This is a predicted complex of two RNAs, RNase P RNA and transfer RNA, with 405 nucleotides together. It holds a member of the Rfam family "Bacterial RNase P class A". Rfam classes the family as a ribozyme. The prediction has a mean pLDDT of 77.
[in-house]
């Protein structure tokens, strides 16, 4: 040059008007001034702060998750590596314990769908019936080990060679999953567990419309065999009078946080330690918008309502770096 | 904001993971009647949309997609 695999980055730019939300100054007004969405803010699928109810406690149901190391505040998330699996490769997928605990089901078709069976075939035999499981056929799947020799009445792991599987050992290798073996015993009854179900490891239950402070209105009885305490049930375990508002959002929760940026270290990586530095929307009918002007490659998906980690979807065009196949040239 | 259910023919629905997804009703042709309905017969016509597990998926798992609940889900 082709043909492709993987990661990342950006999300038009600059000004000028005129609004909106928020802090600040300001006795207030009016003013100024400084700040104002995302990589996904989204979908509510996982996980955790926080709140409240025992600092959330037991059993006993449900439920989720599964290869190993490791990270991590947790995770069903991530990284790196093992096995399977597709690809020429770079690289991709992977819910990947257990079928030798037990139960289910495996439609049609077929003799038979799994401790069974014999339609065709072989063989014995007049026949009846018996014997085989090597060929056929049925199906997605058929007792599930191939070839050659033996060896039968015909046959077959029926027995032997060699090749393979597949469970234990055991030897190296490696934290380990796992690999390697011309080591040594054994086996040869299918598939399914995103079918019950067994095995580990986990899970308390409501979510900021949580709750706190706070109004109000009735009542003064009951002290534990009684009623709350938003839980599938028992149990325990606190507490002691119940109900309302709030709703034109008056307070607090609310934004300083597993925070962001930089630069050095550890580590292959996720990730993390140290120093420095910042402070970046906070609404409650819910701001973050409109015009105008240049200028460019002519603008995708799309808006925060308590947070943060992460998974998944959506996302035009533009660039970036790293590597694999092929031709060609040197 | 939250929490929560659903999806099968134009319409209402049925399904043991297994036969061509089955029925009612509505349309479409026929037939029957002078005609029209009724009534008989035949015909169209669907599993929200991608993966995945399985020999096989409507159903069994995921991701999305549209709907829909509301003080009788939550102040």
């Nucleotide at each position: 040059a082709u043909a492709g695999c993987u990661u990342g980055u950006u999300a038009a730019a600059u000004g000028g008007u005129c609004g909106c939300u928020a802090a600040u100054u300001g006795a207030a007004a009016a003013a100024a001034u400084u700040a104002g969405a995302g990589g996904a803010a989204a979908g509510u699928c996982c996980g955790g702060g926080c709140a409240g109810u025992a600092u959330a406690g037991a059993g006993c149901a449900a439920g989720a998750c599964a290869g190993u190391u490791g990270c991590u505040a947790a995770c069903g998330g991530c990284a790196a590596c093992c096995g399977a699996g597709g690809g020429a490769a770079a690289c991709c997928u992977u819910a990947g314990g257990g079928a030798a605990a037990g139960u289910g089901c495996c439609a049609c078709a077929g003799a038979a769908a799994c401790g069974a069976u014999a339609c065709c075939g072989c063989c014995u035999g007049a026949a009846a019936a018996g014997g085989u499981a090597a060929g056929g056929g049925u199906g997605a799947a058929a007792g599930g080990a191939g070839u050659g020799a033996g060896g039968u009445a015909a046959g077959a792991g029926c027995u032997c060679a060699c090749a393979g599987u597949c469970g234990c050992u055991c030897a190296c290798g490696g934290u380990g999953a796992c690999g390697u073996g011309a080591a040594g015993c054994g086996a040869g009854a299918g598939g399914u567990a995103a079918a019950c179900c067994c095995u580990g490891u986990c899970u308390a239950c409501u979510g900021c419309a949580a709750g706190g402070a706070g109004a109000a209105u009735u009542a003064u009885a009951a002290a534990a065999u009684a009623u709350g305490g938003u839980u599938g049930c028992u149990c325990g375990c606190c507490a002691u009078a119940a109900u309302u508002c709030g709703a034109u959002a008056a307070c607090c929760g609310c934004u300083u946080g597993a925070u962001u940026u930089a630069a050095g270290g550890a580590g292959u990586a996720a990730u993390u330690c140290u120093u420095a530095a910042a402070c970046u929307a906070g609404a409650u009918a819910g701001a973050u918008g409109a015009c105008c002007a240049u200028u460019c490659a002519c603008g995708a998906c799309a808006g925060a309502a308590c947070c943060c980690g992460g998974c998944u979807u959506a996302c035009a065009g533009a660039c970036a770096a790293g590597c694999u196949u092929u031709u060609a040239a040197u | 904001g939250g929490c929560c259910u659903c999806a099968u023919c134009g319409u209402c629905u049925a399904a043991c993971g297994g036969u061509c997804a089955g029925g009612a009703c509505a349309c479409c042709a026929g037939g029957u009647u002078u005609u029209c309905a009724u009534c008989c017969u035949g015909g169209c016509a669907a599993u929200c949309g991608g993966a995945g597990u399985u020999c096989g998926a409507u159903u069994c798992u995921c991701c999305g997609u549209g709907a829909g609940g509301u003080c009788a889900c939550c102040a």